This is a predicted structure of a 92-nucleotide RNA (c-di-GMP-I riboswitch aptamer) from Bacillus methanolicus PB1. It was read from a public genome assembly, where an Rfam model found it. Model confidence (mean pLDDT): 86 of 100. Its Rfam family is "c-di-GMP-I riboswitch aptamer". About the family: GEMM was predicted in a large-scale screen for bacterial structured RNA regulatory elements. Genes associated with GEMM are involved in a diverse array of functions, including chemotaxis regulation, signal transduction, secretion and chitin. Gene Ontology term of the family: cyclic-di-GMP binding. Of the family's consensus pairs, 95% are formed in the model.
RNA sequence: AAAUGUUAAGGGCAAACUUAUCGAAAGAUAGGGACGCAAAGCCACGAGUCUAAGGCACUUAGCUUAGGUGCUAUGACAGUCGGGUUGCCAAA
Numbered sequence: 001a002a003a004u005g006u007u008a009a010g011g012g013c014a015a016a017c018u019u020a021u022c023g024a025a026a027g028a029u030a031g032g033g034a035c036g037c038a039a040a041g042c043c044a045c046g047a048g049u050c051u052a053a054g055g056c057a058c059u060u061a062g063c064u065u066a067g068g069u070g071c072u073a074u075g076a077c078a079g080u081c082g083g084g085u086u087g088c089c090a091a092a
Stems, first nucleotide, its partner, number of pairs: 004090002012037002017032006035079001041085003045082003048077003054072008
């Protein structure tokens, strides 16, 4: 330095659920809480998934408004996978 890591040491993160706040929603942030995690640190670049406020199309009532259906990311997910990048320990 690279690869690897099944039970070490010192630490770290925190799913579900829950409380508050933000958001149209998906979801996020903070507190509680631990299912798990060696990158479960960071980056939406590729695939994928979720949502659909707005937009577009159709439709019902209707008359320029309201409802419904479909499509759509400019919104999200890094704890879905791949990729990029940084990094602790070192045989217990």